c-di-GMP-I-GGC riboswitch aptamer from a Thermodesulfovibrionales bacterium, 94 nucleotides, folded computationally. Its Rfam family is "c-di-GMP-I-GGC riboswitch aptamer". For this family Rfam cites "Recognition of the bacterial second messenger cyclic diguanylate by its cognate riboswitch" (Kulshina et al., Nat Struct Mol Biol, 2009).
RNA sequence: UUCCGAAAAGGUAAACCCUGGGUAACCAGGGGGCACAAAACCACGGAUGCUUAAGGAGCAGCAAUGCUCCUUAAGCAUAGCCGGGUUGCCGAAG
Numbered sequence: 001u002u003c004c005g006a007a008a009a010g011g012u013a014a015a016c017c018c019u020g021g022g023u024a025a026c027c028a029g030g031g032g033g034c035a036c037a038a039a040a041c042c043a044c045g046g047a048u049g050c051u052u053a054a055g056g057a058g059c060a061g062c063a064a065u066g067c068u069c070c071u072u073a074a075g076c077a078u079a080g081c082c083g084g085g086u087u088g089c090c091g092a093a094g
Stems, first nucleotide, its partner, number of pairs: 001093003011036002016031006034080001040086003044083003047078014
């Protein structure tokens, strides 16, 4: 300097449970441990999810209205969805 691949050491921590925060997606702490060399960091592109608004369709209703789905816009969430960027243990190679 390059690689993240056998082992070991070390680290992180899914589902689920408890507590708290948030309208929600989800997040934080404790327990737990499915997995992970980048499951470390960054919402830049895509994707998914949530909320709000507008438009459309359907259903219920006498109506007011409510619910569901689709589209668009804005805001947010996920880095353990993919891509991209930054850094990088041990070890290996040069």
Overview
The prediction has a mean pLDDT of 82. Of the family's consensus pairs, 90% are formed in the model. It was read from a public genome assembly, where an Rfam model found it. The organism belongs to Thermodesulfovibrionales, within Bacteria.